Background:
This is a predicted structure of a 500-nucleotide part of an RNA (small-subunit ribosomal RNA, 5' domain) from an uncultured bacterium. It matches the Rfam family "Bacterial small subunit ribosomal RNA".

Context: one part of a larger RNA
This record gives sequence, C1' cells and structure tokens, in this order.
RNA sequence: GACGAACGCUGGCGGCGUGCUUAACACAUGCAAGUCGAGCGGUAAGGCCCUUCGGGGUACACGAGCGGCGAACGGGUGAGUAACACGUGGGUGACCUGCCCCCAACUCUGGGAUAGGCCCGGGAAACUGGGUCUAAUACCGGAUAUGACUACAUGUCGCAUGGUGUGUGGUGGAAAGUUUUUCGGUUGGGGAUGGGCCCGCGGCCUAUCAGCUUGUUGGUGGGGUGAUGGCCUACCAAGGCGACGACGGGUAGCCGGCCUGAGAGGGCGACCGGCCACACUGGGACUGAGACACGGCCCAGACUCCUACGGGAGGCAGCAGUGGGGAAUAUUGCGCAAUGGGCGAAAGCCUGACGCAGCGACGCCGCGUGGGGGAUGACGGCCUUCGGGUUGUAAACCUCUUUCGCCAGGGACGAAGCGCAAGUGACGGUACCUGGAUAAGAAGCACCGGCCAACUACGUGCCAGCAGCCGCGGUAAUACGUAGGGUGCGAGCGUUGUCC
Repeated sequence: GACGAACGCUGGCGGCGUGCUUAACACAUGCAAGUCGAGCGGUAAGGCCCUUCGGGGUACACGAGCGGCGAACGGGUGAGUAACACGUGGGUGACCUGCCCCCAACUCUGGGAUAGGCCCGGGAAACUGGGUCUAAUACCGGAUAUGACUACAUGUCGCAUGGUGUGUGGUGGAAAGUUUUUCGGUUGGGGAUGGGCCCGCGGCCUAUCAGCUUGUUGGUGGGGUGAUGGCCUACCAAGGCGACGACGGGUAGCCGGCCUGAGAGGGCGACCGGCCACACUGGGACUGAGACACGGCCCAGACUCCUACGGGAGGCAGCAGUGGGGAAUAUUGCGCAAUGGGCGAAAGCCUGACGCAGCGACGCCGCGUGGGGGAUGACGGCCUUCGGGUUGUAAACCUCUUUCGCCAGGGACGAAGCGCAAGUGACGGUACCUGGAUAAGAAGCACCGGCCAACUACGUGCCAGCAGCCGCGGUAAUACGUAGGGUGCGAGCGUUGUCC
C1' cells in the first nucleotide's frame, strides 16, 4: 500500500459498488420453463340466452389430451481435475450444425391406428388394466427426381491418405391450414453462428517418489462414431516412456485480470467477462440438431418422508429462507415498466435472467455537524515557584447563512415500442424544483520513552499492569491506571489476519 475481511469503541446523510472465503453439510415452505386454438379431435370451468331444471345453444375463450417448438439457453457452485482442462498459435483433404439468410427444384396420390371421451375394473396412495369410438402439420405406403448416397468407367487438380467434375446402373424422401396478405413443408447447394476432434508451445511443489507400462507401443483384418484414432476386438511383432525428471505422492479449476513494485519480479484468481467441470454419491443409456441432461428417465447406495405394510415419494452448488458449522457474510420484498430469452402471425403468456427496492460504515467517493465578530482573557477544570500559567476566541454575547436532515406544494427522464382507441413505469410521489422554520437534529477513536508528531499531576510500588522491537514497573514512573493538556486521523479510528 492492498482486502469479499473479522473484532473493539463510536456513528449524521447521499451516490456507486459489494456481501457464506467455513460444512460440494442437511433442508420445512413459496416461486425459479413454458408456450402455441392460425396443427388436431374437442368442451372441464366461467359469461350470456333458452329451459320441461335432466339439459341445450352461443360467442369470448379454454381445463385435461394428441401434436409442434423450447426445456442442452439463461441461473448456481469449484467438489473433482496437473489434463490438450486452460491460454496462445495452427490443422480438419477426418467432421457435425435446429432456428436464421441466399440460390435451385418440388409440395402428386392413398391407408391404418391411437390419446382424450364413454363403459367395466385393480389399488390406501402413487398409479394402472381391459373393451369401444375419433382427429391431425402424429404415423405408414405408392408415384416423380434437378440434385443426394452408393458401385463401375473416365477427365482434371493437389498436400500423403486424397479433393473436384462427367457418364451408366441401383437406393430412399413432401403436410396441410388459409386464401386478401401471410405462416409453412421436402430435397440439394452456399453462408452465418455454434460445436466435435488433432497438434506445437506455455504456466505448481516434492528425488526422504528412480525406474514405469500388457491394450502397454506399433501393424493387419473387423467393429463403432458425424469424424480420426487401441476408441473397442481378433491375430502378429516387442515395443513405448524416463535425470530435458517418467512413475508415484501432495496441492490446485484455468485465463482476461486483481494487488504490490521504478521495473524485473512476487502473491492472488472474490465481484465482472471467456473456457472447463459438477448437480445427494456411483453407474447407464433414451429422446433429440444439440445431453449422457441441476428443477428428465433407469439401476445401485446413503439419508429423509408417506403408508391401509402390499408399496410409494424426494434431491436449493437456482431466488429468498431454516438448522448446523463458523471470527464472519443480507429480504421467505416489488415488477416484467426497461434490456434479454422461450413460444406465438400477432395480441400476449412465461421469465427469482434481469430491472429495482430492503439490510450491513463491508469498501470507495462526496457532503455536513455552521460562518464572521467577540477579552473582563468570565465561571469551572488542570498545573503552579501562589505571582500566575493553560484550557482559550474556545464559551457566553452580537450578527449572518440554511447545505444535509425536517415540514409543505409541484413533480419527471427512463416509452423506443405495443394498442383502432382509451391507455401502458416496479423503482416512486423517488430524483429534481419551489417555499418555510430554526444554529436549530449530527464527533469520535487511537496515541503522546526511542524508533514516531505529542508532557505534566495524582494513584500504584517488580504489585496491578504495558509491550511491534529495544524494553518499562522494586516510593517522585513523560513507558502501568486516571485526570488535565497535546499530537494524528476523522464518520470513522484502532487491533488482528493475509499478500507485496
């Protein structure tokens, strides 16, 4: 000098930041991912009308269901990881990419089901079985094929495996709704974006770890993947790594950056941003363009809960909040008004992302606690050589001002947009402006032996105590305690811890 700090004393206001560093300990409760009726069959609830009171109709809409997209983003955490995890620079002639943009072509014709509904059951529940009925942009056939894939022939190019064209044969693919505009679907090519894989180099400690390795190192055939590869498998060979530190052990997410320092360097990786990893612990796959998937599924385990004992349910390292641990770290708040995201043609719905508010002097910055005058140098306090000195222009008193706070009145920007229009702001009656009253409501903390700025008195008597080092204290202690005075900082001041 710095801090995500803590502790002690003290504490007026505002702005901007920031706040579980410990138990990746366990979690009550609420919320955190839905949306689309312009894909579909429909009508559970609400409104209106009729009613024979059983019900029926209607438009707005819409519970549950089928279907589509999203749920792989956003948010959290740092356990694991010394590794192509990260950073940086490359490769991919070994690859993928939903939605979006551009280009070319097409969108023809059929079929059978199923959920919901209704009926009958099982179960305490979670849930579930059978029968029957129905729709689709759900599912399955057929036709067509510019082009795609594959086999053969052939041209051309290169960077080794190969890339890219031409011809012939074989293989599989479209879906409606609405028509006034739209929104779509299929195939192929290109782009953009996002990713996968591979490589060079770089960044911890330990030799009181010296040898390590059998899918190990390489080859061939095969499998697997979007793709290369011992990734996997069979066979063959016997290799591969290592004092330029293999293997083992310890520690640790990495970086942009942050702190310090003249720099070189050293330390750190909180907030913000990028990447990675994880989601009770371990394992696994399914769906999908994308996951081996925090608020999905299955299995095992530990734990908790419900149970009719047969069986079930759960996962806050999301936002709040609780217990616990700890020196220590906040509200079970408001709003989708803005920005951004998902769905939708749109209106809109959802959004603990986000925007705000609350709490904490935790940090930084700004402001205030008054300004001027005022000597009889008042009272009081302290000291005293008893003359006085000092507190001290300090107070009183006179005059002025009114920041901040308080009261009253006015009162936003952020709103672009959306909507036919009316209208639409959480923050917020906030910021800000105007007016009003009164010096009125607002100062402490540490230190004063030397280092180091600031001295006396009393008490104590190697006691009580102080202390960063040197050292103080045993009867005059500037070093302990108190007081007066002083010095330094100031809404803070000290102490402790850590780094330079």